[in-house]
Context: one part of a larger RNA
Molecule: small-subunit ribosomal RNA, 3' major domain
Organism: metagenome
RNA sequence: UGACGGGGGCCCGCACAAGCGGUGGAGCAUGUGGUUCAAUUCGACGCAACGCGAAGAACCUUACCAGGCCUUGACAUCCCGAUCGCGGCCCCUUGAAAGAGGGGCCUUCAGUUAGGCUGGAUCGGUGACAGGUGCUGCAUGGCUGUCGUCAGCUCGUGUCGUGAGAUGUUGGGUUAAGUCCCGCAACGAGCGCAACCCUCGCCCUUAGUUGCCAUCAUUAAGUUGGGCACUCUAAGGGGACUGCCGGUGAUAAGCCGCGAGGAAGGUGGGGAUGACGUCAAGUCCUCAUGGCCCUUACGGCCUGGGCCACACACGUGCUACAAUGGCGGUGACAAUGGGCAGCAAAGGCGCAAGCCCCAGCUAAUCUCAAAAAGCCGUCUCAGUUCGGAUUGGAGUCUGCAACUCGACUCCAUGAAGUUGGAAUCGCUAGUAAUCGUGGAUCAGCACGCCACGGUGAAUACGUUCCCGGGCCUUGUACA
Numbered sequence: 001u002g003a004c005g006g007g008g009g010c011c012c013g014c015a016c017a018a019g020c021g022g023u024g025g026a027g028c029a030u031g032u033g034g035u036u037c038a039a040u041u042c043g044a045c046g047c048a049a050c051g052c053g054a055a056g057a058a059c060c061u062u063a064c065c066a067g068g069c070c071u072u073g074a075c076a077u078c079c080c081g082a083u084c085g086c087g088g089c090c091c092c093u094u095g096a097a098a099g100a101g102g103g104g105c106c107u108u109c110a111g112u113u114a115g116g117c118u119g120g121a122u123c124g125g126u127g128a129c130a131g132g133u134g135c136u137g138c139a140u141g142g143c144u145g146u147c148g149u150c151a152g153c154u155c156g157u158g159u160c161g162u163g164a165g166a167u168g169u170u171g172g173g174u175u176a177a178g179u180c181c182c183g184c185a186a187c188g189a190g191c192g193c194a195a196c197c198c199u200c201g202c203c204c205u206u207a208g209u210u211g212c213c214a215u216c217a218u219u220a221a222g223u224u225g226g227g228c229a230c231u232c233u234a235a236g237g238g239g240a241c242u243g244c245c246g247g248u249g250a251u252a253a254g255c256c257g258c259g260a261g262g263a264a265g266g267u268g269g270g271g272a273u274g275a276c277g278u279c280a281a282g283u284c285c286u287c288a289u290g291g292c293c294c295u296u297a298c299g300g301c302c303u304g305g306g307c308c309a310c311a312c313a314c315g316u317g318c319u320a321c322a323a324u325g326g327c328g329g330u331g332a333c334a335a336u337g338g339g340c341a342g343c344a345a346a347g348g349c350g351c352a353a354g355c356c357c358c359a360g361c362u363a364a365u366c367u368c369a370a371a372a373a374g375c376c377g378u379c380u381c382a383g384u385u386c387g388g389a390u391u392g393g394a395g396u397c398u399g400c401a402a403c404u405c406g407a408c409u410c411c412a413u414g415a416a417g418u419u420g421g422a423a424u425c426g427c428u429a430g431u432a433a434u435c436g437u438g439g440a441u442c443a444g445c446a447c448g449c450c451a452c453g454g455u456g457a458a459u460a461c462g463u464u465c466c467c468g469g470g471c472c473u474u475g476u477a478c479a
Base pairs, nucleotide, nucleotide: 001479002478003476004475005474007473008472009471010470011469012468013467015463016462019427020426021425022424023423026319027318028317029316030315031314032313033312034310035309042053043052064305065304066303067302068301069300070299073129077128078127079125080124081123082122083121084120087106088105089104090103091102092101093100094099109119110118111117131294132293134292135291136290140288141287142283143282144281145279147277152191153190154189155188156187157186158167159166160165171182172181173180197271198270199269200268202238203237204236205235206234207233208232211228212227213226216225217224241265244259245257246256247255248254321420325379326378327377328376329375330374337368338367339366342361343360347356348355349354386417391412392411393410394409395408396407397406433455434454435453436452437451438450439449
């Protein structure tokens, strides 16, 4: 000087408390451990691994296993030789395919000094080389997590100290903040804080189609004429600053007020933004890269299998155990998004998944599209009209192909489960809870992920205690 303390003081945070809803019990989904296996590819391991890399494992992916094949190679550059095209299509033998062997058809590059001479391409050969998701994240770059959006981390000059260092950065107040004020051997400065950026909330201006409709006419319908006032869209502005008033405080910074005004009030809500550093944290399987290793194989191609196994254990979720509910009927209101190898209306068929047929739409125009919770009726406390696992049967769709191993529909079946021990998690407001909707990936496949809106709470006395953190101070045999 740090670090640590079951030392002290001050102060924060859904840290506790006060509340609401869960997890832990059940079934299923998913990840992991373990076990099994020819293989169950690899990585991630307290917080900060475990619905994580994977925003899509039937083949492919794919890195794993078995078998069948290739060896200058699936891909790049150079050298030598051959051919002038390259290429495309078809057939035969063998085969699971890849591969190996054979035949036929179509086509016949550009320049030219007319020489395969130059370019270009293909084939064959030799070697230089290619190739490696092989090892080392403890050799590395880059990227990322975490403490933590915590308020800290430093420098120049000066001063003090033999020096390591100190001072500034401590102190008195204050703040979300090393935020600001005052004081002070310090005076200044930098990276952080804040602001500048995006978005939501109010107003104005500009603009008026595909959007809108107050007035006029018209229609089944903003459908059409008309209009751009309103809604909306999307570009530019305004607006909030403790600016005003009162109190308090050191006359300061600031704090208090169901104060005024205002759509909004004290950082207005949300986002983006992550200082010096820590964890030899994570990643050599995104990529890049040093070193090491393989080179008829640790490279390459293919078929099939595996990643989907199952005495068990854990994490994360979904669905429930019911009446604030199930079922039937009715039927209003939303936002974000996606669409041409696509979204598909209307009409017809089917109980349904879906199928047939195509109008329209490169989309504020057409379409996905039905929002769901809501309201009315019924059931009356039961393993039930709760719950839907499991199993049998019949189908639909995608795809070369759903046996291992897809999703969905219909008929039948109707398991556990009656609110969950110790323990443990999230959340402070348009939040929790609850309800549906969209999207990425994607042929198909979502209870996951990312986003969108609808309905919409309870509680916070307080900081003694648990956890994490900041500042000052104290002890130390630790560095």